A computed fold for a 72-nucleotide RNA from an uncultured Lentisphaeria bacterium, annotated as transfer RNA.
Its Rfam family is "tRNA". It is annotated as a transfer RNA.
Model confidence (mean pLDDT): 81 of 100.
RNA sequence: GUCUCCAUCGUCUAAGGGUCAGGACAUCAGGUUUUCAUCCUGGUAAUAGCAGUUCGAAUCUGCUUGGAGAUG
Numbered sequence: 001g002u003c004u005c006c007a008u009c010g011u012c013u014a015a016g017g018g019u020c021a022g023g024a025c026a027u028c029a030g031g032u033u034u035u036c037a038u039c040c041u042g043g044u045a046a047u048a049g050c051a052g053u054u055c056g057a058a059u060c061u062g063c064u065u066g067g068a069g070a071u072g
Stems, first nucleotide, its partner, number of pairs: 001071007010025004018055001027043005048064005
C1' cells in the first nucleotide's frame, strides 16, 4: 500500500429495516434482616463520527476515526 472483520449503557452481550434499543453483572434508592451478606422491588445509564438511500436506519451504502487480522 491492498483486502477482510469489528465499534451498542461503567463492563459483557442481544436486536437479519417498523421495539419505549432488551438482558446479565455493576451502581443508586427502597423492602427484608439486630447488623453485614443473601434475597425481593424499582430507578439511572448506550447505537464511534458525518453524509446518503428509505415513509421509516443500530440494521443498507459511502467517507472519516479507532482497533484486530491477512498479504506484499